A computed fold for an 88-nucleotide RNA from an uncultured Anaerolineales bacterium, annotated as c-di-GMP-I-GGC riboswitch aptamer. The coordinates come from a structure-prediction model, not an experiment, and the mean pLDDT is 87. The sequence was found by an Rfam model in a public genome assembly.
RNA sequence: ACCGACAAAGGCAAACCCGCUGAAAAGCGGAGACGCAAAGCUAUGGGUCUACAGCGUAAUGUGCGCCAAGAUCGCCAAGCCGCCGAAG
Numbered sequence: 001a002c003c004g005a006c007a008a009a010g011g012c013a014a015a016c017c018c019g020c021u022g023a024a025a026a027g028c029g030g031a032g033a034c035g036c037a038a039a040g041c042u043a044u045g046g047g048u049c050u051a052c053a054g055c056g057u058a059a060u061g062u063g064c065g066c067c068a069a070g071a072u073c074g075c076c077a078a079g080c081c082g083c084c085g086a087a088g
Base pairs, nucleotide, nucleotide: 002088003085004084011036012035017030018029019028020027021026034074040080041079042078044077045076046075047072048071049070050069054066055065056064057063058062
């Protein structure tokens, strides 16, 4: 360094529920643990999700398509930073 133990010390916290924010995806706080060795950070590439507004369309109940934009790092890559130390 790779690697990652029925190791130790600690850490994070899915779903559900409550409150707040948002048009929504979702975020934040509380509560709670399904999981996580980067479930720490960055939306850079891909994916997924939303799409008030805008454009198009059918047509007046609005629906549908596209999309500016947004969300997600607990989808995958990539980059940055990092705790511990058995075996190999």